[in-house]
C1' cells in the first nucleotide's frame, strides 16, 4: 500500500447482527450493616462525550463515510 478484526468507568466484559429512548456484569475505589479487629459476606454510592468527527434518522454504542490507535494477513 491492499483486505479483514478489535476499541464501551481505573481494569475486564454483555449489548452492536434486527437503532427504541434511563448502557449489563465482574473486579478495583469509596460509605454503611456485621465482626473484640480484620478478613469474608451482605448493602449502597460515585465514576462514561461506548477511540475522534460529520452524515441518515422522530431517535445511533448500534446504519453510512473519513480519519486515529493496536492486532492478523495479503503484496
Nucleotide at each position: 500500500g491492499g483486505a479483514c478484526c478489535a476499541g464501551u468507568g481505573g481494569c475486564c466484559u454483555a449489548g452492536u447482527c434486527u437503532g427504541g429512548a434511563u448502557a449489563u456484569g465482574g473486579c478495583g475505589a469509596c460509605g454503611g450493616c456485621c465482626u473484640u479487629c480484620u478478613a469474608a459476606g451482605c448493602c449502597g454510592u460515585a465514576g462514561g462525550u461506548c477511540g475522534g468527527g460529520g452524515g441518515u434518522u422522530c431517535g445511533a454504542a448500534u446504519c453510512c463515510c473519513c480519519c486515529c490507535u493496536g492486532g492478523u494477513c495479503c503484496g

The prediction has a mean pLDDT of 81. Predicted 3D model of a 75-nucleotide RNA (transfer RNA) from a Candidatus Woesearchaeota archaeon. Rfam family: tRNA. Rfam's curators write: Transfer RNA (tRNA) molecules are approximately 80 nucleotides in length.